[in-house]
RNA sequence: GGGCGUUUAGCUCAGCGGGAGAGCGCCUGCCUUACAAGCAGGAGGUCAUGGGUUCAAAUCCCUUAACGCCCA
Numbered sequence: 001g002g003g004c005g006u007u008u009a010g011c012u013c014a015g016c017g018g019g020a021g022a023g024c025g026c027c028u029g030c031c032u033u034a035c036a037a038g039c040a041g042g043a044g045g046u047c048a049u050g051g052g053u054u055c056a057a058a059u060c061c062c063u064u065a066a067c068g069c070c071c072a
Base pairs, nucleotide, nucleotide: 001071002070003069004068005067006066007065010024011023012022013021018055026042027041028040029039030038048064050062051061052060
């Protein structure tokens, strides 16, 4: 330099046009002599950036950036 893939909650990831979610973690309560586990509830998100298409975009298209793999 070229090609491909990934980017969504603190971490690991799902979701691939019409509700933003799971597990773990965090907070509160219950339980316990206490802790862990368990149960109930809760907080936490510019869906990487900018633009386009669409009635409607995390989802489709383009740009840019970061990271990973392959080729040279």